[in-house]
A computed fold for a 112-nucleotide RNA from Aeromicrobium terrae, annotated as SAM riboswitch aptamer (S box leader). NCBI's taxonomy places the organism under Bacteria, Bacillati, Actinomycetota, Actinomycetes, Aeromicrobium. Model confidence (mean pLDDT): 81 of 100.
């Protein structure tokens, strides 16, 4: 690393090093940053899967916070495809609005 399966509109801060850039890729917007970004440390928090512990037997509920993860903005919004509106109009277009899926991303498991 691929493969499968699950979430992903809820929830969560400081302090220290750093010194300019981040928000996955690409592209179009739009945020966050010298009132310190990214990265690494500490501590504290949250509770998605796993562990473990109750209550059950619906494959769910609650506890915990050990292992991982995560603590600006819906995975920040879009761009693919199905359906409706809405505007224009001969056809039919418009990344305009609204729902729904997919794809791809992240994170657990699992699997090597």
């Nucleotide at each position: 690393c691929a493969c499968u399966c699950a979430u992903c509109a809820c929830g969560a801060g400081g302090g220290g090093u750093a010194g300019a850039g981040g928000g996955a890729c690409a592209c179009g917007g739009c945020c966050c940053g010298a009132c310190g970004a990214a990265a690494c440390c500490c501590c504290a928090g949250c509770a998605a899967c796993c562990a473990g512990c109750u209550c059950g037997a619906c494959u769910g509920a609650g506890c915990c916070a050990g292992g991982u993860g995560c603590u600006c903005c819906u995975u920040c919004c879009g761009u693919c495809c199905c359906g409706g509106g809405c505007g224009a109009g001969a056809g039919u277009c418009g990344a305009c609005c609204c729902g729904g899926g997919a794809a791809a991303g992240a994170u657990g498991a699992c699997c090597c």